[in-house]
Predicted 3D model of a 262-nucleotide part of an RNA (large-subunit ribosomal RNA, domain VI) from [Clostridium] hylemonae.
Rfam family: Bacterial large subunit ribosomal RNA. Its family is annotated with ribosome and structural constituent of ribosome in the Gene Ontology.
The full RNA is in RNAcentral, with records from ENA.

Context: one part of a larger RNA
RNA sequence: CGUAGGAUAUUUGAGAGGAGCUGUCCUUAGUACGAGAGGACCGGGAUGGACUGGCCGCUGGUGUAUCUGUUGUUCUACCAAGAGCAUGGCAGAGUAGCCAAGCCGGGACGGGAUAAACGCUGAAGGCAUCUAAGCGUGAAGCCCCCCUCAAGAUGAGAUAUCCCUGCGCAAGCAGUAAGACCCCUUGAAGACGACGAGGUAGAUAGGGCAGAGGUGGAAGUGCAGCAAUGUAUGGAGCUGACUGCUACUAAUCGGUCGAGGG
Numbered sequence: 001c002g003u004a005g006g007a008u009a010u011u012u013g014a015g016a017g018g019a020g021c022u023g024u025c026c027u028u029a030g031u032a033c034g035a036g037a038g039g040a041c042c043g044g045g046a047u048g049g050a051c052u053g054g055c056c057g058c059u060g061g062u063g064u065a066u067c068u069g070u071u072g073u074u075c076u077a078c079c080a081a082g083a084g085c086a087u088g089g090c091a092g093a094g095u096a097g098c099c100a101a102g103c104c105g106g107g108a109c110g111g112g113a114u115a116a117a118c119g120c121u122g123a124a125g126g127c128a129u130c131u132a133a134g135c136g137u138g139a140a141g142c143c144c145c146c147c148u149c150a151a152g153a154u155g156a157g158a159u160a161u162c163c164c165u166g167c168g169c170a171a172g173c174a175g176u177a178a179g180a181c182c183c184c185u186u187g188a189a190g191a192c193g194a195c196g197a198g199g200u201a202g203a204u205a206g207g208g209c210a211g212a213g214g215u216g217g218a219a220g221u222g223c224a225g226c227a228a229u230g231u232a233u234g235g236a237g238c239u240g241a242c243u244g245c246u247a248c249u250a251a252u253c254g255g256u257c258g259a260g261g262g
Base pairs, nucleotide, nucleotide: 001152005163006162007161008160009159010158011157015149016148017147018146021049022048023047024046025045026044027043033038051106052105053104054103055102059100060099061098062097066093067092068091069090070089071086072085073084074083075082076081110144111143112142117137118136119135120134164262165174166173167172179257180256181255182254183199184198185197186196187195204250205249206248207246208245209244210243211242213239214238215237220233221232222231223230224229
């Protein structure tokens, strides 16, 4: 821009893409078969491999704004307590998120038309013949079925709901309606656009409060010890992303576009 008014939702599916794998064991059954050795078809069940989609409750990895220990040095006048730098200085743990080595699922069932092949009926050609007319069975393959996208499918589809004034002969113009956007707070969304949640009639983000989870016993003081240190106060103190609540802070105020009887 188009989809013969303008919108908001929900959809149909022409078409396109994806998937399509397979082992072993048990049973049928030591049956059919076979002198024996051996050893099934068909059917039923279990459990794996690789591949693939999703997820983080479990097991773990990471987790440079969490906690702790510790070396050297500089600084906060000094002690104590801390801060900076040294690959996050090094080391031990670790929430959320992301992830696999962890967990769950998938290739199923079924239908249609067929290939090779196997048939029925059957002439040409009194017989025979699956074929010439006609009719069947038949594959991991083909088309459906399963998953995803999809009406620019210009063949532009469908359904539901919302909005329908002026000026003008007309072409057209103007402010608007429903609705949308700019702007702002933002996100399990994201390169940016986009998408989602919100904008005071508000829990959108930050903060605060409470909790979960993490770390692992804060500082100060008392006590014991010559001291290093230990111990009590006290599962203490600190705590990023998690959960709930709460307008304290910021989403203020505003602006723009957008139909006219098709």